Large-subunit ribosomal RNA, domain VI from an Armatimonadota bacterium, 266 nucleotides, folded computationally.
Its Rfam family is "Bacterial large subunit ribosomal RNA". Its family is annotated with structural constituent of ribosome and ribosome in the Gene Ontology.
The RNAcentral record of the full RNA draws on ENA.
NCBI's taxonomy places the organism under Bacteria, Bacillati, Armatimonadota.
The coordinates come from a structure-prediction model, not an experiment, and the mean pLDDT is 89.
[in-house]
Context: one part of a larger RNA
RNA sequence: CGCAGGAAAUUUGAGAGGAGUCGUUCCUAGUACGAGAGGACCGGAAUGAACUGACCUCUGGUGUACCAGUUGUUCCGCCAGGAGCAUACGCUGGGUAGCUACGUCGGGAAGGGAUAAGCGCUGAAAGCAUCUAAGCGCCAAGCCCACCUCAAGAUUAGAUUUCCCAUAGCAUAAGCUAGUAAGACCCCCGGAAGAGAACCGGGUCGAUAGGCCGCAAUUGUACGCACAGUAAUGUGUUUAGAUUAGCGGUACUAAUAGGUCGAGGG
Repeated sequence: CGCAGGAAAUUUGAGAGGAGUCGUUCCUAGUACGAGAGGACCGGAAUGAACUGACCUCUGGUGUACCAGUUGUUCCGCCAGGAGCAUACGCUGGGUAGCUACGUCGGGAAGGGAUAAGCGCUGAAAGCAUCUAAGCGCCAAGCCCACCUCAAGAUUAGAUUUCCCAUAGCAUAAGCUAGUAAGACCCCCGGAAGAGAACCGGGUCGAUAGGCCGCAAUUGUACGCACAGUAAUGUGUUUAGAUUAGCGGUACUAAUAGGUCGAGGG
């Protein structure tokens, strides 16, 4: 820009893409078969490998400043207690959210249609025979459906539901302009969305983000004081203190104010 008014939703599916794999064990059955050794078809059940999708409850990983420990050194006058640096965490032990696999759950199927090779029925040409010439069946991991995803620029531009409505000026043919409606955008607060744009949520008629409060969770028992000990240290106060991303509550802070676009229908 188009989809013959302007919008907001929900959809159909022409078409396109993806998937499509292979074992082992058990039952049938030590049956059929076979002198024996051995040992099935068909059918049923279970369990795996690799591949793949989703997710983070579990098991782990990461988690760069969340907690703790600790060495050297500098500083805060000293003690105590802390801070900086030693890597782009000094080192070490843990670890929330998120992201993840080594973790968890799922998938390949079943079924239908038409077939290939192949196996057949009926059957002439050719009094026989013949699956084929007319006609009719069966049959594959393959083909078309079925399963998953995208999909009306499918210009053949589809369908359904709901909302807005018939203003003004100039022109007079359905044209131009302006202000509006439903609605949308700018702008702002943000996001399990994202390079950006897009997408999604929110904007005071508000829990969108921050703060604060509570909870969860992590770390592992703070400082100070008291007591015991010459002291290192230990014990009590104290399952403390601290705490990033989690869950909830609360308008304290910031989403204020404002602007722009947007129909008049053959």